[in-house]
Molecule: c-di-GMP-I riboswitch aptamer
Organism: Gammaproteobacteria bacterium
This record gives sequence, structure tokens and C1' cells, in this order.
RNA sequence: AGCAAUCAAAGGCAAACCCGGCGAAAGUCGGGGGCGCAAAGCUACGGGGCUAACGAGGAAAACCUCCAGGCCAGCCGGGCCGCCGGG
Repeated sequence: AGCAAUCAAAGGCAAACCCGGCGAAAGUCGGGGGCGCAAAGCUACGGGGCUAACGAGGAAAACCUCCAGGCCAGCCGGGCCGCCGGG
């Protein structure tokens, strides 16, 4: 001097649950709250999962079955962006 790794340092995000709002629901937004996360940042492109309003079929009815243009990035992969590593 370079490379790699890592303890750190500065911070970041925010599970369950509770309150309020939106939504048919899945879920989501705000506040509280922290289970955890080195991408638990963004993105629905691929896989996977959730819901079933509308629609279709069945039923005397309650309701049942199918269906994603809905949803999930804290399920996995991909793409894009990002902090420290001078101890």
C1' cells in the first nucleotide's frame, strides 16, 4: 500500500399485540410497542402463498365449489439503490 473477513461505531427498519382509519376479505395506513433483520431498502419479473368482492355452478335457505384484474417483498429467487469496515 492492497485485498478479504470481522468486533465495533453512527444510525436504520419494526414482529406479535393494543388503539384509530381504509377494505367484501386477504391485507394496508397512522400512533403505541419491539420479535427480530446487514438489506426486514425499493421493485409483483419468475416461483410460492393468502383472500374471493364481481362472475360461474349448486342449494328451499343458511351456505358450498371454482375463479385474481385484489393482496403478501418479514416466503424464495431475480432486478435496482444503499451504510461502516483508517480501530